[in-house]
The prediction has a mean pLDDT of 81. Predicted 3D model of a 75-nucleotide RNA (transfer RNA) from a Thermoplasmata archaeon. It matches the Rfam family "tRNA". Rfam 15.1 lists 5,335,975 matches to the family in 14,413 species. Rfam describes the family as follows. Transfer RNA (tRNA) molecules are approximately 80 nucleotides in length. Rfam links the family to the GO term triplet codon-amino acid adaptor activity. Taxonomically the source falls in Thermoplasmata (Archaea, Methanobacteriati, Thermoplasmatota).

RNA sequence: GCCAUCGUAGCUUAGCGGUAGAGCGGCUGGUUUGUAACCAGCAGGUCGGGGGUUCAAUCCCCUCCGAUGGCUCCA
Numbered sequence: 001g002c003c004a005u006c007g008u009a010g011c012u013u014a015g016c017g018g019u020a021g022a023g024c025g026g027c028u029g030g031u032u033u034g035u036a037a038c039c040a041g042c043a044g045g046u047c048g049g050g051g052g053u054u055c056a057a058u059c060c061c062c063u064c065c066g067a068u069g070g071c072u073c074c075a
Stems, first nucleotide, its partner, number of pairs: 001071007010024004018055001026042005048064005
């Protein structure tokens, strides 16, 4: 330098055109003498940045950034 895959909540990730979800974690309450566990509830997202297509984009297209893997060149 080229190619492929990936980037979504604090962490691990689902969803792939039509209102963004789950598990764990966090917080509040219940339960308990108390802790853990358990039960109920709550909060938490510019869907990596920018642009385009569309009535509508996390999803499709372009570009940039980053991660992982592969290939190639030079010395």